The prediction has a mean pLDDT of 75. Bacterial RNase P class A from a Desulfuromonadales bacterium, 451 nucleotides, folded computationally. The organism belongs to Desulfuromonadales, within Bacteria.
RNA sequence: GGAGAGCGCCAGGUGAUCGUCGGCUCGUUUCGCUUCGGCGACAGCGAGCGGGAGGAAAGUCCGGGCUCCGCAGGGCAGGAUGGUUCCUAACGGGAACCGGGGGCGACCCCAGGGACAGUGCCACAGAAAGUAAACCGCUUCGCCUUCGCCAAAGUUCCAGCGGAACAGGCCGCCAUCGAGGUGGGCUUGUCUUCCGGGGUUCGAAAGCGAAAUCGGAGUAAGGGUGAAACGGUGAGGUAAGAGCUCACCAGUUCCGGCGGUGACGCCGGAAGCUAGGUAAACCCCAUCCGGAGCAAGGCCAAAUAGGGAAGUGUUUGAGGGCGGCCCGUCCGAGACUUCCGGGUUGGCUGCUUGAGGCCGUCGGCAACGGCGGCCCUAGAGGAAUGGUCAUCGCCCCGCGAUCGGGUAACCGGCGCGGGGAACAGGACCCGGCUUACGGCUCUCUCCGGCC
Numbered sequence: 001g002g003a004g005a006g007c008g009c010c011a012g013g014u015g016a017u018c019g020u021c022g023g024c025u026c027g028u029u030u031c032g033c034u035u036c037g038g039c040g041a042c043a044g045c046g047a048g049c050g051g052g053a054g055g056a057a058a059g060u061c062c063g064g065g066c067u068c069c070g071c072a073g074g075g076c077a078g079g080a081u082g083g084u085u086c087c088u089a090a091c092g093g094g095a096a097c098c099g100g101g102g103g104c105g106a107c108c109c110c111a112g113g114g115a116c117a118g119u120g121c122c123a124c125a126g127a128a129a130g131u132a133a134a135c136c137g138c139u140u141c142g143c144c145u146u147c148g149c150c151a152a153a154g155u156u157c158c159a160g161c162g163g164a165a166c167a168g169g170c171c172g173c174c175a176u177c178g179a180g181g182u183g184g185g186c187u188u189g190u191c192u193u194c195c196g197g198g199g200u201u202c203g204a205a206a207g208c209g210a211a212a213u214c215g216g217a218g219u220a221a222g223g224g225u226g227a228a229a230c231g232g233u234g235a236g237g238u239a240a241g242a243g244c245u246c247a248c249c250a251g252u253u254c255c256g257g258c259g260g261u262g263a264c265g266c267c268g269g270a271a272g273c274u275a276g277g278u279a280a281a282c283c284c285c286a287u288c289c290g291g292a293g294c295a296a297g298g299c300c301a302a303a304u305a306g307g308g309a310a311g312u313g314u315u316u317g318a319g320g321g322c323g324g325c326c327c328g329u330c331c332g333a334g335a336c337u338u339c340c341g342g343g344u345u346g347g348c349u350g351c352u353u354g355a356g357g358c359c360g361u362c363g364g365c366a367a368c369g370g371c372g373g374c375c376c377u378a379g380a381g382g383a384a385u386g387g388u389c390a391u392c393g394c395c396c397c398g399c400g401a402u403c404g405g406g407u408a409a410c411c412g413g414c415g416c417g418g419g420g421a422a423c424a425g426g427a428c429c430c431g432g433c434u435u436a437c438g439g440c441u442c443u444c445u446c447c448g449g450c451c
Base pairs, nucleotide, nucleotide: 001447002446003445004444005443006442008440009439010438012392013391014390015389016388017387018386020052021051023049024048025047026046027045028044029043030041031040032039033038054423058434059433061432062431063430064429065428066293067292068291069290073327074326075325076324078289079288080287081286082285083097084096085095086094087093098112099110100109101108102107113284114283118282119281120278121277122276135223136222137219138218139217140216141215142214145211146210147209148208149207154202157199158198161196162195163194164193165190166189167188168187169186170185171184172182173181174180231249232248233247234246235245236244250274252271253270254269255268256267257266258265259264297349298348299347300346307340308339309338310337311336312335319331320330321329356375357374358373359372360371361370362369363368394420395419396418397417398416399415400414402413403412404411405410
C1' cells in the first nucleotide's frame, strides 16, 4: 500500500424564527350543587413550564404480557422443534462448546435424532445400483478346423546286414573199382525262396504344442461406464484370482483407561473383514402445542319495530360451548337453529411505570444475572414532530507558493473552493428473527513493497 474477516457505535449538533400535537399548573367562560369557604362536570379561551419516532418503527415470521370465551380433561388426527450445557417470562431466540463442511487464513455455514422397524427413490451411462452380476478380459476343460513337432501300422524301392533254405566249391566222415552218400566245418552266391533287421519313398493313426471360432466351468484382481459399484496399499498364496492368509491403514461394533457437567475427545485392545447414498422422501423416535385477539374487552349516551315467519325440543337431553373428530364434561327448557326486516356506526376508557432505561459494582469465557444509585423519555384518534436562516460537525472531489513524518512511494494536519448526507415514520406493550440501508472507531488475517 492492497485485499479480506469480526465486534461495537452513530443515524447530525447548536441558536433564532414561524407553525404543529400531548401533558401539567394557574386564571377565566358555561352548567349543577353549596354550610357561600368552595366542590364537581364537559368543552372553549389566555398565560407559564416540560415533552414529542426507529435501528429497523418495515415484514406480520415466532414467543409472550394483557383481555375474553362455562372450569380448557383424556385420546386420535394435525402442527412445530431436533447435538450438549447454560441464559431467558418464553421461543423455532441468544451465548459457549461438540460434531460435520468451506476457506491459505482471520473466520463462516449446517431443518446436526434414526437407514439394523418398514416402504420408496438413485435418471442417463453401464454387465450390474440389493440378497448382485459379467461388457472387455484372465485361468481351465471340450468339439471342430489349421499349423508345427514327433511318429506306429501299412506301403514303394534298395542293399546279402542276420537267420533259414537252396545252389556251387573245398575239407572231413562213410562206402566203392568207380559212380555216390552225408550236411559236421569253412567259404562264395541268391531278396524273382522265406523270415527278421536296416535304410528309403509314400503315409499319417495316436501323442505333444500353438492359434482361431464356438461351448462349459471358475473368477471379480486388471480395464471400461458412472456422483457412487461390494474397503485401500503391500506381500504370500492360487490354474487364474479373491481378506483366501498375513502386516499396516480407514471404517463399523464391543471392552477398558484418562479428560470433560455434557455432547464428545484421546489412548489401548478385541472381533468380523466390511455395498452405499437419500428422511429439506413417506416414515419411526423424543419433546412441545386450548381458542380468539385492542377491530380483544369494559362503561355511558342515544335510537328503533320489547318486529315477523318456519323448525326442533323439554330430563329417554334437541341444541349450544370447548381449533377438526371421538369420549367426557358444562349450560340448557322463553333453550336453541334458519330465513326476512329494522335501529345504532356517538363519546369515554383500555392507552402508557414497563419481564423499562442509564451509571457503577460483583459473579460469569460469554449470553446474562445479583446489588446500589439516578431518570420518566409520543399516546395520536384519518392520525401531529414540519418549514426557513445561520453556524459547527461528518463524508467525497479538486487546488495550495502551507506545516510535520518519511530515503522514497506516500501519509497526516492546515487553508481555499465545489458537492453530498442513505433505508425510512409508531398505534396495546415487550423479547426475538428476517429484510432495506449511509458513516465511523477498534481488533485480527493474507499478499506485495521499502528500511